[in-house]
RNA sequence: GCCCGAGUGGCGGAAUUGGUAGACGCACCGCACUCAAAAUGCGGCGACGAAAGUCGUGCGGGUUCGAGUCCCGCCUCGGGCA
Repeated sequence: GCCCGAGUGGCGGAAUUGGUAGACGCACCGCACUCAAAAUGCGGCGACGAAAGUCGUGCGGGUUCGAGUCCCGCCUCGGGCA
């Protein structure tokens, strides 16, 4: 230099033919239970904001009524070729 794959919450990991982003698990927080813990159960848990709401899938563009998904460029990681 060329080719292939991957990048989504704090972490792992779904969403596969474009149609509610974050299922499920872990971690964490609160409550219940307990003398107190552990275990268990219930609720919460991206960012900004007082709220309403707006934004959010590595970064920047494009297509589309609608993009995590398709197209272009770039970055990072892994593999292959030279």
A computed fold for an 82-nucleotide RNA from Arthrobacter sp., annotated as transfer RNA. Taxonomically the source falls in Arthrobacter (Bacteria, Actinomycetota, Actinomycetes, Micrococcaceae). The prediction has a mean pLDDT of 83. It matches the Rfam family "tRNA". By type it is a transfer RNA.